[in-house]
Large-subunit ribosomal RNA, domain VI from Elusimicrobia bacterium RIFCSPLOWO2_01_FULL_59_12, 278 nucleotides, folded computationally. The organism belongs to Elusimicrobiota, within Bacteria.
Context: one part of a larger RNA
This record gives sequence, structure tokens and C1' cells, in this order.
RNA sequence: CGAAGGAAUCUUGAAGGGAUCUGUCCCUAGUACGAGAGGGCCGGGAUGGACGAACCUCUGGUGUACCAGUUGUUCCGCCAGGAGCAUCGCUGGGUAGCUAAGUUCGGAUCGGAUAAACGCUGAAUGCAUCUAAGCGUGAAACCGACCCUAAGAUGAGGAUUCCCGUCCUCACACGCAAGUGUGAGGGCCUAAAGACCCGCAGAAGACUACUGCGUUGAUAGGCUGGACGUCGAAGCGUUGCAAGACGUGGAGCGAACCAGUACUAAUUGGUCGUGCGG
Repeated sequence: CGAAGGAAUCUUGAAGGGAUCUGUCCCUAGUACGAGAGGGCCGGGAUGGACGAACCUCUGGUGUACCAGUUGUUCCGCCAGGAGCAUCGCUGGGUAGCUAAGUUCGGAUCGGAUAAACGCUGAAUGCAUCUAAGCGUGAAACCGACCCUAAGAUGAGGAUUCCCGUCCUCACACGCAAGUGUGAGGGCCUAAAGACCCGCAGAAGACUACUGCGUUGAUAGGCUGGACGUCGAAGCGUUGCAAGACGUGGAGCGAACCAGUACUAAUUGGUCGUGCGG
């Protein structure tokens, strides 16, 4: 820009893409078969491999905004307690998120038309013959079925809902007329539904887009509570010559998690979009 008024939401599916794998074991059954050795078809069940998708409950990884320990050094006047730097100084753990080695799931089934092949009926050729006419069965291949995209599918689809004015002039057509219809133009009024800008954000994201929210508000921050992590804070007391230990006390501190709560910030606003559409 188109999709012959403008919007919002939900969709159909032409077409395209993806997937399509396979082992072992058990039952049937030591049966059919076979002198024996051995050992089934058909059918049913279990469990794997590789591959793929989703996810983070579990097992782990990471986790330079969390907690603790600790070395050297500088500083906060000193002690105590801390801060900076040293690969995040080093070390031990670790929430969310992301993640695989973790978890769950998938390739199932059915139909159509067939290949080789096997048949029915059946002549040419009184027989025979699956084929010449005709009709069946038949494979991981083919077409559907399964999953994803999808109406720029310009053949531009469908459904539901929402929104939008009055007056005048001229021309043409129809009409006996009143008038009606179509087209062009104008005055006044109007600015809808909805969208965007803007702002607060997001397991959405390079930007954009997408999604949520904007006071008729829990969108983010803060605060409060919880979860979870760390592992027993500082101060004080008791004890020990001391290093230290114990008590106060599941203490102190805490990121992304879950709730609650308008305290802070989403203020106020602006722009586009018109007026019933061959």
C1' cells in the first nucleotide's frame, strides 16, 4: 500500500514445513515342524538405544546483585567492628533464571489408491489362461490421518460484536405533479468505534515487534509477611593464661521467588481515525 466504509475479537485452511527409525526379552510354546539337534508363523505384552520437543518437581551445573570462613595490605585515631584492593583475592555453600547429564512426552492407530506378488470371473483359442473387457487382496514407499506455519490464498475467505449528520445549490434520469434516485459541489456542526503517542513494566526482546498495566490501578519500586539460602550476627554475660568455647538465640543477614499493602512512579494530556460507504 492492497484487501471497495471504519474498527475489535475469534477463526476456515489452499499451500508449505516437520515427524516417519530400531534392538532385546517374555507369553502364546518348547507348541506347529523335525529322527534328533533345534525351533516357529500369526497374535499379545514388557523394556531399551539413537533422534526430537517441552520443562526445572527431582539429581546436578552455573549463579561476578545472597550468606559464611579466611590470607596479605591500606584506611576508618586505637581496641572491637568494618570498608577498599589483590582473577568475584582465595575457599565452602547457594534462591530465581538459564540449563543437561535430570524429568515428562513423541514417532500410535486408521483409511485411500497402489508395487512386486497372489487371486475371481473370462474370452481371443468350445479346453486352458489373474487380463484382453470387468472385479478383488496386497508394502516402512505414495495420498490423507498426527504436529507447526499459514488469506499478499491479489482467488486477498468466514463468523460475532462495535461505530458514524444535518441543511442547501446545481446537473442528469424517472414522473402529469408532489417527489424519488444518482452524481458533483458547498454551509454549519461533528471527531465516533478504535488505534497510536506518552508513561510503569514483562520467564517478550538487538532495535522494532509482542504481552500486561496506567488511580474505576497491584504494572514496577518500596514496605510488611512468607518461602528459600547461609549457618549461629553485633553487643553483653559466663568460662579459659590464651587461641577460643558456651549462653542470650533457629540468632543475624539476605538477589531475581510467592502474597498482601497505594507509600513512590504510571500525572495532565496530545495525535490519528470521520459522518452509512458500486
Background: Rfam family: Bacterial large subunit ribosomal RNA. The sequence was found in a public genome assembly.